About this RNA:
A computed fold for a 374-nucleotide RNA from a Planctomycetota bacterium, annotated as Bacterial RNase P class A. The source organism's lineage runs through Bacteria, Pseudomonadati and Planctomycetota.
RNA sequence: UGAGAGGCCGAGGCGAUCGCACGGUGGUUUAUCCAGCGUGAGGAAAGUCCGGACUCCUCGGGUCAGAGUGGUUGUUAACGGCAACCGGCCGUGAGGUCAGGGAAAGUGCCACAGAAAAUAUACCGCCAGCAGAGAGACUCGUUUCCCUGCUGGUAAGGUUGAAAUGGUGCGGUAAGAGCGCACCGCAGUCCUGGUGACAGGGCUGGCAGGGCAAACCCCACUCGGAGAAAGACCAAAUAGGGAGGGUAGGCGACGACCCGCGCCAAGGCCCUCCGGGUAGGUCGUUUGAGGCCGGCCGCGAGGCCGAUCCUAAGAGAAAUGAUCGUCACCCCCGCGAGGGGGUACAAGAUCCGGCUUACAAGGCCUCUCACGUC
Numbered sequence: 001u002g003a004g005a006g007g008c009c010g011a012g013g014c015g016a017u018c019g020c021a022c023g024g025u026g027g028u029u030u031a032u033c034c035a036g037c038g039u040g041a042g043g044a045a046a047g048u049c050c051g052g053a054c055u056c057c058u059c060g061g062g063u064c065a066g067a068g069u070g071g072u073u074g075u076u077a078a079c080g081g082c083a084a085c086c087g088g089c090c091g092u093g094a095g096g097u098c099a100g101g102g103a104a105a106g107u108g109c110c111a112c113a114g115a116a117a118a119u120a121u122a123c124c125g126c127c128a129g130c131a132g133a134g135a136g137a138c139u140c141g142u143u144u145c146c147c148u149g150c151u152g153g154u155a156a157g158g159u160u161g162a163a164a165u166g167g168u169g170c171g172g173u174a175a176g177a178g179c180g181c182a183c184c185g186c187a188g189u190c191c192u193g194g195u196g197a198c199a200g201g202g203c204u205g206g207c208a209g210g211g212c213a214a215a216c217c218c219c220a221c222u223c224g225g226a227g228a229a230a231g232a233c234c235a236a237a238u239a240g241g242g243a244g245g246g247u248a249g250g251c252g253a254c255g256a257c258c259c260g261c262g263c264c265a266a267g268g269c270c271c272u273c274c275g276g277g278u279a280g281g282u283c284g285u286u287u288g289a290g291g292c293c294g295g296c297c298g299c300g301a302g303g304c305c306g307a308u309c310c311u312a313a314g315a316g317a318a319a320u321g322a323u324c325g326u327c328a329c330c331c332c333c334g335c336g337a338g339g340g341g342g343u344a345c346a347a348g349a350u351c352c353g354g355c356u357u358a359c360a361a362g363g364c365c366u367c368u369c370a371c372g373u374c
Stems, first nucleotide, its partner, number of pairs: 001370009012327007020040004025035003042345001046356002049354005054227004059260006066223005071085005086100001087098004101218002106216002108212003118165001123158002125154008134145005166184006185207001186205008231283004241274007249264004290309002293306005328343006
């Protein structure tokens, strides 16, 4: 200087005028009044993908089914989150990524091509023997070469494919092959290190068809439902009405079954039809797994202790806005003064912890590689 990797900030500031919502202070003519003060959207508020708090349904144990998760160890209220580490793959590297348990419990799939994709195999080849025909040499009955057919051996070479029955090399063989050897790989076993997943090393053994489980399946662990229009309370009103059918038991935490326990019970429970009344108010509703600061422990995610704060939207059809000026940043024009334009994604509704997605201008930090110079 160039090209990359990983993180973070930012999300406009200030002033004036007018207008809103909540809280609180004062006044007064008690009126949706007047005056003043304080506060008034986000890093994702989005998605509704996970986990909970909270509320209601009185329950407990077990079996089957169903759903979720899937390396190890931590962390957390919990999670499918987060942290660190291990392993696979990609990258020169900083780093990135993984739906990361099991293919020897079973079933299933691997098109086409290819000899052959599993109860596997021989198309082209290589070697040996026999037979036939031809040619050459020569010592005249031997040998060599080529072609065809049959028999036997072979899987090293070639073909096909995403993938071909361990790989490379040497020896050996009629030609070959772990047939033998060395190294790598694989299986078993032992030692060392580590909490562990795993890593390294020693010894023994010629020892093995691969892939797919985001295919069914097997293994391990976990799992009540519904949801703020959840629900609670107060007040008011009506006709606790009428008809028909079913049932002896019904209800109680997903589905089915078993056991236990509890409640209701012939004025019970379930279904259908007709008819009538009410729908007003208060709470839930923002004080919390809370915020800021300091110290200690931990690689880290986080944890413990101390002190302090309540400022921090709280509506109920839903407020947080509009205008003007100025400053900041960026782009364009201009010698300059200056002029013009632009500033993202986007906004609560019970609350919290995560994940995912969207995001303008402009910046900051750390690290990697290449080239050059000193």